[in-house]
Context: one part of a larger RNA
Molecule: small-subunit ribosomal RNA, 5' domain
Organism: uncultured prokaryote
RNA sequence: UUGAACGCUGGCGGCAGGCCUAACACAUGCAAGUCGAGCGGCAGCGGGUAGUAAGCUUGCUUACUAUGCCGGCGAGCGGCGGACGGGUGAGUAAUACCUAGGAAUCUGUCCAUUAGUGGGGAAUAACUAGCCGAAAGGUUAGCUAAUACCGCAUACGCCCUACGGGGGAAAGGGGGGGAUCUUCGGACCUCUCGCUAAUGGAGGAGCCCAUGUCAGAUUAGCUAGUUGGUGGGGUAAUGGCCUACCAAGGCGACGAUCCGUAGGUGGUCUGAGAAGGUGACCAGCCACACUGGGACUGAGUCACGGCCCAGACUCCUACGGGAGGCAGCAGUGGGGAAUAUUGCGCAAUGGGGGAAACCCUGACGCAGCAAUGCCGCGUGUGUGAAGAAGGCUCUAGGGUUGUAAAGCACUUUAAGUGGGGAGGAAAAGCGUACGGUUAAUAACCGUGCGCCGUGACGUUACUCGCAGAAGAAGCACCGGCUAACUCCGUGCCAGCAGCCGCGGUAAUACGGAGGGGGCAAGCGUUGUUC
Repeated sequence: UUGAACGCUGGCGGCAGGCCUAACACAUGCAAGUCGAGCGGCAGCGGGUAGUAAGCUUGCUUACUAUGCCGGCGAGCGGCGGACGGGUGAGUAAUACCUAGGAAUCUGUCCAUUAGUGGGGAAUAACUAGCCGAAAGGUUAGCUAAUACCGCAUACGCCCUACGGGGGAAAGGGGGGGAUCUUCGGACCUCUCGCUAAUGGAGGAGCCCAUGUCAGAUUAGCUAGUUGGUGGGGUAAUGGCCUACCAAGGCGACGAUCCGUAGGUGGUCUGAGAAGGUGACCAGCCACACUGGGACUGAGUCACGGCCCAGACUCCUACGGGAGGCAGCAGUGGGGAAUAUUGCGCAAUGGGGGAAACCCUGACGCAGCAAUGCCGCGUGUGUGAAGAAGGCUCUAGGGUUGUAAAGCACUUUAAGUGGGGAGGAAAAGCGUACGGUUAAUAACCGUGCGCCGUGACGUUACUCGCAGAAGAAGCACCGGCUAACUCCGUGCCAGCAGCCGCGGUAAUACGGAGGGGGCAAGCGUUGUUC
């Protein structure tokens, strides 16, 4: 010094940390969804309307039926997000990390700027009907929509043999509205959210190079896509990255190759420093996701809670075939000296989706457990000599425990109990004034004001009252090092011990007692590091 463990003991609070071992196997629940203001729709819930029936209070109630008409919305198509956040450290000694440079690149969302958003088409899920299957699921036929898909037009930038030619985009949705037109749907105008192309930026990502980064020479030679060139391919991009041909190179005692160990850094511990150890928590980077391999999609993954193949393991099965992956949060078994709750909440911060309301969020905020650590507080205060009793000791007078106790007088921190009670809350919503926009006083946006109003923690912190010294002290040590001494028991026995060493009849060293010195809700022991 500690992510500690063990023994004895244990009152309260604040803050922090809590599987270092089996990257062992996992029951169960949750951890990534969201958008109806993209779409066709309507399974469930609620409402409205219509019909029928019943009851009567004669226009209401109840029941049934119909109807997507409305609030909404299961499943589906579509969009965005599932590449973040969270976990772990197996692998990796250099495809990594740190620091300093570089050129041949990409970049969804975001910001700024420019131009456009014209006109068409063909499908398909859902659904309906049928079939197969134990299930998982599959299949045939038919219907339908879109911000899904495909063409045409136009084209700044792009390509070529460059006064010429080539190839290439888009999508609509929502709110409001005075004239005009209308097939009564709307057109049209406007605001807003989108969409397409392009340029620049921001942030992010990929690539290259140099120095540095553990141990072994009882590892001395290593290398054929190997080193370089040319043509071609491939990538967002350079490059033997890949391929054909050509040349024979490249690395190495300044340690190649091989083998062992290991995530690296900011930091952290120790130390006067030099330096040594270490990399828990927190933060940046890297790698991995049952084991091995592969690609698909996408701006971005070769993807923890996506797909395919193989393997091991587990589960279901009607034996034909299927399903799964906690190194997410809890939790279980196992391993171990050893490490917690199958908790509450999205109130805050942050993230995803959405125009928003809002939804989701085991991130996060909190609570629970264990003295695991650090810090703070308490276990009373004053007075009190008959120096009580008891204990221990004694030269038997006394000494000591010891103002210690009792007694008397007080206080009430914290725990307990009963009241009050912040802050963490900013928002959102509604109303209104002004400004912007606009044809517009509408709608929308911005700002201000007012109203309303959101807390898991929480019986919060804090504070006021009540009662009563009340419920709250241990642990190891006392031969020297090293602060602290006597008696009894034992008799080289039983035992102690970090080192020196104690014990064989008066042991300050063993065991007990009285007393003492040391720390204190802890104290010792063991391990680790300097």